A computed fold for a 119-nucleotide RNA from Hyphococcus sp., annotated as SAM riboswitch aptamer (S box leader).
Rfam family: SAM riboswitch aptamer (S box leader). Gene Ontology term of the family: regulation of gene expression.
It was read from a public genome assembly, where an Rfam model found it.
The prediction has a mean pLDDT of 84.
[in-house]
RNA sequence: AACUCAUCAAGACCAGCUGAGGGACAGGCCCGUUGACGCUGGGGCAACCGCUGAGGAGCAAGACCUGCUCCAAGGAAAGGUGCCAAUUCCUUCGAAGAGCAAUCUUCGAGAGAUGAGUC
Repeated sequence: AACUCAUCAAGACCAGCUGAGGGACAGGCCCGUUGACGCUGGGGCAACCGCUGAGGAGCAAGACCUGCUCCAAGGAAAGGUGCCAAUUCCUUCGAAGAGCAAUCUUCGAGAGAUGAGUC
């Protein structure tokens, strides 16, 4: 890089350095010399992996006990990642519904992001 699966309406900012662009892409609309974006330090948010685990199930001669395996409400921010303007800032395509219409709502697909896994 590619593929598979899950999630994406919630949440979480200060200081120092730097100095003109940044918000993936295009359009819109925003952020930005009252210093954005980025980097560094500190702080924080969040349970994806991992950890723990009330309880439950299965196996063993197996009711109790014991051992092993599995499921699991919940917990925890020490570990591996991630994140801390705006719904993924909004949009595109399809279906259904509402509406006189502009348009709106829901579901699905696509694009993207993050995690886990495969090769």